[in-house]
RNA sequence: UCCGGUUGAUCCUGCCGGACCUCACUGCUAUCGGGGUGAGACUAAGCCAUGCGAGUUGAGCGUCUCCAGACCACGUUGGAGAAGCGGCGUACGGCUCAGUAAAAUAUGGCUAACCUACCCUCGAGACAGGGACAACCCCGGGAAACUGGGGCUGACCCCUGAUAGGAGAGAGAACCUGGAAUGGUUCCUCUCCCAAACAGAUUAGGGAACAUGUCUCCCUAAGCCGCUCGAGGAUGGGGCUAUAUCCGAUCAGGCUGUUGGUGAGGUAACGGCUCACCAAACCUUUGACCGGUACGGGCCGUGAGAGCGGUAGCCCGGAGAUGGAUCCUGAGACAAGGAUCCAGGCCCUACGGGGCGCAGCAGGCGCGAAACCUCCGCAAUGCGCGAAAGCGUGACGGGGUCACCCCGAGUGUCACCUGCUAAAGGUGACUUUUCACCGGUGUAAAUAGCCGGUGGAAUAAGGGGAGGGCAAGACUGGUGUCAGCCGCCGCGGUAAUACCAGCUCCCCGAGUGGUGAGGACGAUUAUUGGGCCUAAAGCGUCCGUAGCUGGCUCCUUAAGUUUACUGUCAAAUUCGACGAUCCAAUCGCCGAACCGCGGUAAAGACUGAGGAGCUAGGAGGCGGGAGAGGCCGACGGUACUCGCGGGGUAGGGGUGAAAUCCUUUGAUCCCGGGAGGACCACCAGUGGCGAAGGCGGCCGGCCAGAACGCGCUCGACGGUGAGGGACGAAAGCUGGGGGAGCGAACCGGAUUAGAUACCCGGGUAGUCCCAGCUGUAAACGAUGUGGGCUAAGUGUCAGGAUGGCUUUAGGGCUAUUCUGGUGCUGCGGUGAAGACGUUAAGCCCACCGCCUGGGGAGUACGGCCGCAAGGCUGAAACUUAAAGGAAUUGGCGGGGGAGCACCACAAGGGGUGAAGCUUGCGGUUUAAUUGGAGUCAACGCCGGGAACCUUACCGGGGGUGACAGCAGAAUGAAGGCCAGAUUGAAGGUCUUGCCAGACCAGCUGAGAGGAGGUGCAUGGCCGUCGCCAGUUCGUGCCGUGAGGUAUCCCGUUAAGUCGGGCAACGAUCGAGACCCACACCCUUAAUUGCCAACGGAUCCUCCGGGAUGCCGGGCACCUUAAGGGGACCGCCGUCGAUAAGACGGAGGAAGGAGUGGGCCACGGCAGGUCAGUAUGCCCCGAAUCCCCCGGGCCACACGCGAGCUGCAAUGGUAGGGACAAUGGGCUCCGACCUCGAAAGAGGGAGGUAAUCCCGAAACCCUACCCCAGUUGGGAUCGAGGGCUGAAACCCGUCCUCGUGAACAUGGAAUCCCUAGUAAUCGCGUGUCAUCAGCGCGCGGUGAAUACGUCCCUGCUCCUUGCACACACCGCCCGUCGCUCCAACCGAGUCGGGCUUGGGUGAGGCGUGGUCCUGUUGGCCACGUCGAACUUAAGUUCAGCGAGGGGGGAGAA
Repeated sequence: UCCGGUUGAUCCUGCCGGACCUCACUGCUAUCGGGGUGAGACUAAGCCAUGCGAGUUGAGCGUCUCCAGACCACGUUGGAGAAGCGGCGUACGGCUCAGUAAAAUAUGGCUAACCUACCCUCGAGACAGGGACAACCCCGGGAAACUGGGGCUGACCCCUGAUAGGAGAGAGAACCUGGAAUGGUUCCUCUCCCAAACAGAUUAGGGAACAUGUCUCCCUAAGCCGCUCGAGGAUGGGGCUAUAUCCGAUCAGGCUGUUGGUGAGGUAACGGCUCACCAAACCUUUGACCGGUACGGGCCGUGAGAGCGGUAGCCCGGAGAUGGAUCCUGAGACAAGGAUCCAGGCCCUACGGGGCGCAGCAGGCGCGAAACCUCCGCAAUGCGCGAAAGCGUGACGGGGUCACCCCGAGUGUCACCUGCUAAAGGUGACUUUUCACCGGUGUAAAUAGCCGGUGGAAUAAGGGGAGGGCAAGACUGGUGUCAGCCGCCGCGGUAAUACCAGCUCCCCGAGUGGUGAGGACGAUUAUUGGGCCUAAAGCGUCCGUAGCUGGCUCCUUAAGUUUACUGUCAAAUUCGACGAUCCAAUCGCCGAACCGCGGUAAAGACUGAGGAGCUAGGAGGCGGGAGAGGCCGACGGUACUCGCGGGGUAGGGGUGAAAUCCUUUGAUCCCGGGAGGACCACCAGUGGCGAAGGCGGCCGGCCAGAACGCGCUCGACGGUGAGGGACGAAAGCUGGGGGAGCGAACCGGAUUAGAUACCCGGGUAGUCCCAGCUGUAAACGAUGUGGGCUAAGUGUCAGGAUGGCUUUAGGGCUAUUCUGGUGCUGCGGUGAAGACGUUAAGCCCACCGCCUGGGGAGUACGGCCGCAAGGCUGAAACUUAAAGGAAUUGGCGGGGGAGCACCACAAGGGGUGAAGCUUGCGGUUUAAUUGGAGUCAACGCCGGGAACCUUACCGGGGGUGACAGCAGAAUGAAGGCCAGAUUGAAGGUCUUGCCAGACCAGCUGAGAGGAGGUGCAUGGCCGUCGCCAGUUCGUGCCGUGAGGUAUCCCGUUAAGUCGGGCAACGAUCGAGACCCACACCCUUAAUUGCCAACGGAUCCUCCGGGAUGCCGGGCACCUUAAGGGGACCGCCGUCGAUAAGACGGAGGAAGGAGUGGGCCACGGCAGGUCAGUAUGCCCCGAAUCCCCCGGGCCACACGCGAGCUGCAAUGGUAGGGACAAUGGGCUCCGACCUCGAAAGAGGGAGGUAAUCCCGAAACCCUACCCCAGUUGGGAUCGAGGGCUGAAACCCGUCCUCGUGAACAUGGAAUCCCUAGUAAUCGCGUGUCAUCAGCGCGCGGUGAAUACGUCCCUGCUCCUUGCACACACCGCCCGUCGCUCCAACCGAGUCGGGCUUGGGUGAGGCGUGGUCCUGUUGGCCACGUCGAACUUAAGUUCAGCGAGGGGGGAGAA
């Protein structure tokens, strides 16, 4: 003091999680010391073996035992012990926290209603008598525990009397204290009670007694310890009281000794504490009663504090002692280391009876996640007893165990070397805290500590983490949505900084992590210090009770408030200073504080209280107006439906289109008159009225409210409002009416895949009225009511004031202004923003209601209301990391607007889709039919026209390991070879042998190579959005921010092109410009191009001439290839804004971008390609590498795409005749000649190219065909022949002859195209040994129709909605099916707690009687209290439960 998590991003709201501290347990690890008010509290206040934990006193008393000693008198002494009588203590100390929500505790008072042993002070006193009982002795009972009878005896034991004294009652009187006598003192009378212990010890003095042994007795004095009575104190307690004191209202009424009185009993004492009688009270929303939980406080944890949580351990108080009940003794107990009884448990027993109570210290079992030794000592401190010495003391003081807490220290330091200036190690030196050993000191005795000595770096480091939050790895290996991790977010699907390990690093450190709990973080419970229009949250509205709150002035008071003084607030704790231990923790001492309560005094502002006034709030009165305000009654109007009468004829109705339906029994339609019910057009208005719901024809009656005006009356009477009450749309319910139209349900007709809907035809409840119920709505302004304050502007409604105009004299219109209502805009301000903004969501005050993550759920249970439907109140388990608000940018929409495009339409032209064939793809088949590409943007695509090769596939055969280690090898490695075997074939391998002479593939690693995997690891390249017009930056401005603005608007453009406006101003990349080609002109140039004019040559000639650039020559023209010019809306007119520009015209080869190309933004797609190359990782590695042969990629029931050829006469066939351009050419193009019917063959000039070669078809002319499966068509098949090539079987191409299939214009659907375009015709070239129906180019012929639109398909911009952002191929709801979980209902069943009533009833208390006097005893009766057991009822909690209904979670 914050941080992570909702989003593409943002700001909020909101919760979840993290970081911090504390407590308990736990994992791993662990050297030492000091201190601690740490250690079976949490669960079982469960049960306990054994030992110990309360005794002491001989200076109260008698008896007994033992030891020592003394002694006929100068002595009569000393010690130890036992049981007992008596006294005091055992009511303390120690333990625990079950119960208890209470006078239990805390703080402060009161006791005029009380007690107090031991202790202190003062006063007075202790006189005279008497009696018993233990021990002891004797006799018994019993297993034991224990107990009975008889006899003796002492006292500080007990009793009687006396003296003092006390208590009570009565009549008063006086005095004292006090606020007040009921108190105290004194006096009188009566009644009642009633003391004592000179006993003891010491010292001194005196006396008696003393041998059958005794070790005693008496008197006096001093001082000591005790005793009695009275008064006071101190200490400790009892009682009363004010205040404080957990949760639940799904606990709202409770109570019968209950509330009070009189009297009595009881107590130390007041009191219904108990009883009798009388009265009927008493408590309670300021929470009674009931239920749950819990000892309370000082304090402790946390926190800045306020708080929140805890409170076992230390101290104070309380309570308890196995669960209960009762009581004795005593100063004190209702006592558990006392008694009696019941219950349950345990133990002993001879079965007759007895005994026990660790929540004391140790210890055991059990329970559990969870907690130590059956230690030592009374030396210290304290307590009990005692005169004391002393005794006792599991209180306590010590030690032991435990990382329980706090504090302190250490695990080495230095130098050199190795090493990466690491980590670590080596060598040497130093030190010795700790450690080991020895001695002293220490202690009750020890341990520890302290002091001294010796030895030796020796004996001493872990835990958690390393994706973010959060400090520390873009390391390596393994794994592959698996195993696992993770508080939260999230990691893991083959390169994981997140899993498991290694290495390295980070944090803390004798500790460090985890789990659970508490606090803080949380201003997420908000008193300090939050909210409620839209995030959760204003009751549907009003009235009003309690409560809270309240205008101006004056006086009084002093409750609140403030100040001063004072009592208390235990100690410990906390804080400060000082001191002790070396420091610290810790301890000592002094001070402060303990924020509270009480008392006294003062102040008098504010609040309160009392009193007196005021008028600004409020109420009333009066006045003239406004209004769909409410209730009741009467009246009216149109429409509608249904009867009736008349007219009239074939349809009507309905819809997107129809049908059901009505109609010749006359509909619809028109006219007339009638009945009925409902409703109230126009006026009508972000107009009015009302608390809200709501209210609309007209008239009347009754009732109510608001505004304005006057300022006449009252005088704070006000505001809000828990409970409570009233009103409350529609629908619904009950009873009775009414029922025209409309119309849930229902019935038909359509629509549809279906249509329990939307549309249509019918139609019942209902809608209407009266009476009653229900009580809810998005009952909304999603904005509670009242009051005050805070800029303006502009409408409108009502009333008033002051003017003006007008008038039919009612009024109307209009300007300014005041008040009140109702709207819009808007400053400051507020808000997360949207927005609100004098009608606040601004700034303040008062009061009420409500909220606290989402779901479960407005559900369950309970209660109240309702006839029912249902309403009001209203949870939890469980589940989940978000749910949500506002706004932003995109995307999307069967939303809107503007613009645009022949990969859109329209107007047209030509196709595809049918057929045959070619080609690609799918599928199927196959040993293999290798692989990729899949809407546009895969499919004549991978330049992919594959005979072998290609080739990646299949079958068969063969080959291959650089380098290192091991093994082998001159006992011959590798290699070569005759013959044979194997084989399709082969010294490839094997057999046998020969030659030869140094390496070696047998093993482990490691390589070469890989068209093996991953295009979702990549580079590069490409496609596509995109034939688009967009994309972005700087500065400024706006916004909390994401972002916006600019880039918007108007006009314009092919264009974000330009002009104008504008919080924008500029700029970048795109568009344009630019580059290339074509079209016109000019200049320059002239070989291989060209040939007009001139000359020549050759050929033909109908003699006119023509042809050939062949030659000289020339460059005029054409052409070629270099450079210029030209076109700019420049000119004119119209439109537009005078602009940008648009339209038309002139001129011009070309006109509005001249035409066609190239280039083509920021970016997106996990687009395509690892098979073109490159490349990370993974894999194969003697095979997934390399070579060879053969096969396959060419299969074929089928489906799809792209083409070719056609279906013919705008044609076909035959003959003849014309005209190109782009290009290509040396294993090539090949003229020309010969042969062949042709394909072609044999020769072969020229050409490395403006030089030589390759070179058109449609078209034109003539002839035939005559609409037919043909002289259309040319598939398929047969035969013969040619070419390429080792090789045409699978599987090439060409020629000739023969054969002559489908097909007669192509369904739904779909493609291309706007001019030299479509269509049509051929040519070249790429590939290429051969093979084009393909791709890329070239030229020839050469149209039709728009000059538009946004309807379809799309694109761009603006705007709008969004719960989408993986972005509509999005998101997402419910049923059903399966699995799991928790809760609810449930016929019942079983158990526990509590309460009430009854029965039995141990025992206690009281009264009476009786018996025995051996008595304080026994027995009986009555009354009363009453544990325990049992029974009945109620209530509550838990378990089980057939079945039922919903909820949550999960996988696809």